Large-subunit ribosomal RNA, domain II from a Patescibacteria group bacterium, 686 nucleotides, folded computationally. The full RNA is in RNAcentral, with records from ENA.
Context: one part of a larger RNA
């Protein structure tokens, strides 16, 4: 781990409902007794149970009572029940099975170890050398100092011995705590033999809640006992029909519950409900404005303070700071002079056809997820969180998005080598492509998510102004002067350190100088000017695809890959291919209606309309083991068990053949210890 066997809603009372069965103003009989064919059934028993009258707190009154001054009213009565059998559910029990830690009772334990008690019994050896004694010196004494003798200690060193410090080993070990080297003590509060005292809320403890028999924040055995689990696992065949929640209020409640919401089955109601076009109604939301309430800029009047500056000073004029008020532009969930679209009520008329509504059976659910819009909170973070409206998944399979519950498309009754689309795709993996017009040069892209600011003579396309055969722009030749070194500053300052002016004059034309250069000048050179050539030029703006900005951690690593210059992007067309969609065709099956046979109901056809589906409701059968009854099989082979083959939509069933060697079975009813791939299930085999 595999295979086999076992292995979870069951008995009983009660109630409540459904359905069927008996008698009915009734109904049923319990204990019990008699018989009998005797685990069985008959028969007698009316004891009693419910019903048959009720309303009131009651007196008490009655088809009525009670309430009240009153019935005016209102409440509650005025409807056939009883018993049984199933089947659902509830309630009391162990109550679908499994599973606690753990509460108590009686017991049984100190041959483990903790404490004590009596009685033994151990401790090699060396070291140090207290008291006290004895003596010698010194002293007046007390005393001191020596020397021998002595032989003290929870002394020291260090074997037996007891321990258990570090570190290795060993960790299906030798061993449920061990070995190995290393450490502690080692005359003691030491070790230690035997025997005894002391126990479960109780001992013992040099106190670690340590130990009390490999068990200790309450031994261990056996009962209460199938404690209890709002908790986790687990709950066996088969089709058909419908088909949800993840909310609402309250909860010693929040992972449970109860009641509503949302399912499902029966009954009943024929009015209702769904959509849609019109009419009519309420609102203060989106926007929007500034007419209130704040909130906030800039302007100009205009009152009032004297608080700084100024001046020509009894004042005048700048700035301030205040009141009121224009004008001008703005903002606001808790602003509103306005104000929709959607929803929302109500009503008329289409339409659609039982979807509403009321009883009463049975539940599950009350942890929901992203998505798209509209909000709050967060950072207008988050695969965040919370609310609102949609969708999807949950409970949904097919196609697309490489792969991918919540995203696009589309809803799987079955069977077809059949046809038509969706999204989505057509170079090759990989099914299906071709026209035409353009753009990109970036391998930019090749669905998206995926890209800032800023920056640039990349490139398209469109506007705008300007200059041009009286020749532009770019290029070549050639001029680019003169009062003048302008003036001033400076050691100079001569177009060109600075500041301040910036004119005149000769020209085609030429700045009191564009930039370079010089200490200063000088030189170069620009503006400007001709000739020369010859047709275009120049600036500015919106634009479409690219360019820089642009760095990561698995391996190039997010085009899916190959590869691609289109097979990339824009734009227009036209094919095609793509799904369990639609459509052919044939078939099961519900529910309706319709006709026929029949006629409590069932059966056929034919049309219509369905047939995905977790909890979950509700029909119909399948098998399996007894029982009763009939009716059969079988040594010319029974269950059983291999294997074809065959029938049903399945459970599953029948035939043959082989193998077994004695029981078995069909119908029709009744009864269950009645169906296992799962419970770290249970026992057994390998």
């Nucleotide at each position: 781990g595999c295979c086999a066997a076992c292995g979870a809603g069951u008995u009983u009372a009660g109630g409540u409902u459904u359905a069927c069965u008996c008698c009915a103003a009734g109904u049923c009989u319990a204990a019990g007794u008699u018989c009998u064919u005797a685990u069985g059934g008959a028969a007698c028993g009316g004891a009693g149970g419910c019903a048959a009258a009720g309303c009131g707190a009651a007196a008490g009154c009655g088809a009525g009572c009670g309430u009240u001054a009153a019935u005016a009213g209102c409440g509650c009565a005025u409807a056939a029940g009883g018993a049984g059998u199933a089947g659902g559910c509830c309630u009391a029990a162990g109550a679908c099975c499994c599973g606690a830690a753990g509460c108590c009772a009686g017991g049984c334990g100190a041959g483990c170890u903790u404490a004590c008690c009596a009685u033994g019994g151990a401790c090699a050896g060396a070291g140090u050398g207290a008291a006290u004694c004895u003596u010698g010196c010194u002293g007046a004494a007390a005393a001191g100092c020596g020397a021998g003798a002595g032989g003290a200690g929870g002394c020291u060193c260090g074997a037996a011995c007891u321990c258990g410090u570090g570190a290795g080993u060993u960790g299906u070990g030798c061993a449920a705590u061990g070995c190995u080297c290393u450490g502690a003590g080692a005359u003691g509060a030491u070790c230690u033999g035997u025997g005894g005292u002391a126990a479960g809320a109780a001992g013992u403890g040099a106190a670690a809640a340590g130990c009390u028999a490999a068990u200790c924040g309450a031994g261990c055995c056996u009962g209460g006992g199938a404690a209890u689990a709002g908790c986790u696992g687990g709950u066996u065949c088969u089709c058909c029909c419908c088909g949800a929640a993840a909310u609402a209020g309250u909860u010693u409640u929040a992972g449970g519950a109860c009641u509503a919401g949302c399912g499902u089955c029966g009954a009943u109601u024929u009015a209702a409900g769904g959509c849609g076009a019109c009419c009519g109604a309420a609102g203060g939301u989106a926007g929007a404005g500034c007419a209130c309430u704040g909130a906030a800029u800039g302007g100009g009047a205009c009152u009032g303070c004297u608080u700084g500056g100024g001046c020509u000073a009894u004042g005048c004029u700048c700035a301030g700071c205040u009141u009121u008020u224009c004008c001008a532009a703005c903002c606001a969930a808790a602003c509103u002079c306005c104000g929709a679209a959607u929803g929302u009520c109500g009503g008329u008329c289409g339409u659609u056809g039982u979807u509403u509504g009321u009883c009463g059976g049975c539940a599950g659910u009350a942890a929901g997820a992203c998505u798209a819009c509209g909000g709050g909170g967060g950072c207008u973070a988050a695969g965040c969180u919370c609310c609102g409206u949609g969708g999807u998944c949950g409970a949904g399979a097919g196609g697309g998005a490489a792969a991918c519950a919540g995203c696009c498309c589309g809803g799987a009754u079955c069977u077809u080598a059949a046809u038509c689309u969706a999204a989505g795709g057509u170079c090759c993996c990989u099914a299906a492509a071709c026209u035409a017009a353009a753009c990109u040069a970036a391998g930019u892209g090749u669905a998206u998510c995926u890209u800032a600011a800023g920056g640039a003579g990349g490139u398209u396309g469109a506007a705008u102004u300007c200059c041009a055969g009286a020749g532009a722009u770019a290029g070549u030749u050639a001029g680019g002067a003169g009062g003048u070194g302008a003036g001033u500053c400076c050691a100079g300052a001569a177009g060109c350190c600075g500041c301040u002016a910036u004119c005149c004059u000769u020209u085609a034309a030429a700045a009191a100088g564009u930039g370079c250069g010089u200490a200063a000048c000088a030189g170069c050179u620009u503006a400007c000017u001709a000739a020369c050539u010859a047709a275009g030029g120049a600036a500015u703006u919106c634009u479409g695809c690219g360019c820089c900005g642009a760095a990561g951690a698995u391996u190039u690593a997010u085009c899916g890959g190959g590869a691609c210059u289109a097979a990339g992007u824009u734009u227009a067309g036209u094919a095609c291919c793509g799904a369990a969609g639609a459509u052919a065709a044939g078939g099961a099956u519900a529910c309706u209606g319709u006709u026929a046979g029949u006629u409590u109901a069932c059966u056929a056809a034919c049309a219509g309309u369905g047939u995905g589906g977790u909890a979950g409701g509700g029909g119909a059968g399948c098998a399996u083991c007894u029982c009763u009854a009939u009716c059969g099989c079988u040594g010319u082979g029974a269950a059983g068990u291999c294997a074809a083959g065959u029938a049903g939509u399945g459970a599953u069933g029948c035939u043959u053949g082989g193998u077994g060697g004695a029981g078995c079975g069909g119908u029709a009813g009744g009864g269950a210890g009645a169906g296992a791939u799962a419970a770290u299930g249970u026992u057994g085999g390998c």